Model confidence (mean pLDDT): 83 of 100.
The part of an RNA shown here (large-subunit ribosomal RNA, domain I) has 592 nucleotides and comes from a Dehalococcoidales bacterium.
The RNAcentral record of the full RNA draws on ENA.
Rfam family: Bacterial large subunit ribosomal RNA.
Lineage of the source: Bacteria > Bacillati > Chloroflexota > Dehalococcoidia > Dehalococcoidales.

Context: one part of a larger RNA
């Protein structure tokens, strides 16, 4: 100094375990904010360093309800309290809620610092405290009020309302490039990532100027087919319909415009139009035109509608239009339907159900083994309960619970009921001239952009830009144009279901991890720590059934470590379950 073989250090694999994670599904909820949110700051305990709860009423306060014996959080100990006059704890509802933050009195380098104006207060004043108010913007409604007579900007005010957060999902403005095309430009990625605005619990879209095709269908929405089909395409790479079927779900309506009638402006006007009609009696700045606004009427494609007229037909009663007689209007009973999603527009009662705490719940002893019974064996018993956890190994009957029942003072949700509110009380059929049927719009050139469709034969929707109709004898579609023929009615509006998604809570599930896996995070974790800053980011689980966590003695400079002694079923001794190899060393052999 190699080998070897025991025995030990170090070391933290490994195996068991899991309080945390993934992933899905079914419910349930779908928003919080000027009654200051999200989110922080900075406080708060008897001793307090983090976290967790709270806010100067500061690990809490009132009130009802639950529960029923301990409690004063994780987190121990010491002090000290508190509870059958029922605490801690759970639930519902209230107080209080420092400062920042939309942040809103002014400012500002967030969490800080000055201030007005009212009212109370203290102070001998000077001054100081307290409470409240005091931002812009919008809409509305009053008050004032320039230039400039009326008036209008403005100015002051009262009342509402907006701002900001938020995971995803949708509407909308905007909108690549890596890539593919084996380069690369049209193309594709993709109208996607991404940035803006917006709004809901969904959203959006929707009652055919539709699809079709000689037979028809009847708003949108979503799925399965249709079909990788027709077809688009440097006819490359790709891209990719729809008719039509069969399903979820189902609901339809409301105005514009012609006419009637008020209101208000503005114009224009006299012995004559007008004032429902016929007579008789009085009105006459009443008419007329026009603008605006409000009420009523009407809303369609077998064309509707107004208007006149003519025919059928109608619940009652009272009132008005100078008086009768028509006629038309209104209010009331009555009678009939509707309704809080849309078609007008809300807030209740009552009921019953359910959400947020909760309760009840069957049925086993004995023996052996062990440190310890739920293991063995005997004999037993429930069962609408044999899902699963716990307990000193493996428990249906020990605990929690499971089946299955049963509970609400307070608050909220959903049905439904009454109630309330609202319509209807004419309506139809004929005929005929007028009159109305949504304007810088169809349409048309030019540029573009969306349709599976790339400019193509390229229809159709959309529109920057330039000309620019027509009211039913119109008008637009049926993939160029054109005739036939058939659909349909554009240029206003709203509309619930069946679809989408889960940041939140409930409950279940798993051929999903199992601490180098599983969330970045199983613990003080978006912590430490790294960056001026966007931002980036860890490590780090495990005694034991119970701390019973080694009293006491010794060895020593030792909170080091070590030997007894003791506790444990075992030291498994806190650097603590197991305890793998690297690497370190003792001890024997051997061998140089």
């Nucleotide at each position: 100094g190699g080998c070897a073989u025991c025995c030990g250090g170090u070391g933290g694999a490994u195996g068991c375990c899991u309080u945390g994670g993934c992933g899905c599904c079914a419910g349930g909820a779908g928003c919080c904010g000027a009654u200051g949110a999200a989110g922080g700051a900075c406080g708060u305990a008897g001793c307090u360093g983090g976290c967790u709860g709270c806010g100067a009423u500061a690990a809490g306060c009132g009130a009802c309800g639950g529960g029923g014996a301990g409690c004063c959080g994780c987190c121990a100990a010491c002090a000290g309290g508190u509870g059958u006059u029922g605490a801690u704890c759970c639930g519902u509802u209230g107080a209080u809620g420092u400062c920042c933050g939309a942040a809103u009195g002014g400012g500002g380098g967030a969490a800080c610092c000055c201030a007005g104006u009212a009212u109370a207060u203290u102070g001998a004043a000077a001054g100081g405290u307290a409470u409240a108010u005091u931002a812009u913007c919008u809409g509305u409604c009053g008050c004032u009020g320039a230039a400039u007579a009326c008036a209008u900007a403005g100015g002051c005010g009262g009342c509402a309302g907006a701002a900001g957060g938020a995971a995803a999902c949708c509407g909308g403005g905007g909108g690549a490039a890596u890539u593919g095309a084996a380069a690369c430009a049209u193309c594709u990625u993709a109208g996607u990532a991404c940035c803006c605005c917006g709004a809901g619990g969904a959203a959006g879209a929707g009652a055919a100027a539709g699809u079709a095709a000689a037979a028809a269908c009847g708003a949108u929405u979503c799925c399965c087919c249709u079909a990788g089909u027709a077809g688009c395409g440097g006819c490359g790479a790709g891209c990719g319909a729809a008719c039509g079927g069969g399903g979820a779900a189902g609901a339809g309506c409301c105005u514009a415009a012609a006419c009637c009638g008020g209101a208000u402006g503005g114009g224009u006007g006299u012995c004559a139009a007008g004032c429902c009609c016929g007579c008789a009696a009085g009105c006459g700045u009443u008419g007329c035109c026009u603008a605006u606004c409000c009420g009523g009427u009407g809303u369609u494609g077998u064309g509707g509608g107004a208007u006149u007229u003519u025919g059928a037909u109608u619940g009652g009663u009272u009132g008005a239009g100078u008086g009768c007689g028509g006629c038309u209007c209104a209010a009331c009973c009555g009678a009939a339907g509707a309704g809080u999603u849309a078609c007008a527009a809300a807030a209740g009662u009552c009921u019953a159900u359910u959400u947020u705490a909760g309760c009840c719940g069957a049925a086993g002893a004995a023996u052996c083994u062990g440190g310890g019974a739920a293991g063995g064996u005997u004999c037993g018993u429930c069962a609408c309960a044999g899902a699963g956890g716990g307990u000193g190994a493996g428990a249906g009957c020990c605990c929690c619970g499971u089946a299955g029942g049963c509970g609400a003072a307070a608050a909220g949700g959903u049905a439904g009921u009454c109630a309330c509110u609202c319509u209807u009380u004419u309506u139809c059929a004929a005929a005929a001239c007028u009159c109305c049927c949504g304007a810088g719009u169809a349409g048309c050139g030019c540029g573009g952009g969306g349709c599976a469709c790339g400019u193509g034969g390229a229809a159709c929707c959309u529109u920057g830009u330039g000309c620019g109709a027509a009211u039913c004898u119109g008008g637009g579609u049926g993939g160029a144009c054109c005739a036939u023929c058939a659909c349909c009615c554009a240029a206003g509006g709203c509309u619930a279901a069946a679809u989408a998604c889960u940041a939140c809570c409930u409950g279940g599930c798993g051929a999903c991890c199992g601490a180098u896996a599983g969330u970045g995070a199983a613990c003080u974790a978006g912590u430490a720590c790294c960056g001026u800053g966007a931002g980036g980011g860890a490590a780090a689980g495990g005694u034991g059934a119970a701390a019973a966590g080694g009293a006491c003695c010794c060895c020593u400079a030792u909170u080091a470590g070590g030997g007894g002694a003791g506790u444990u079923a075992a030291a498994a001794g806190a650097a603590c379950c197991u305890g793998a190899a690297a690497c370190c060393g003792g001890a024997u052999g051997c061998u140089u």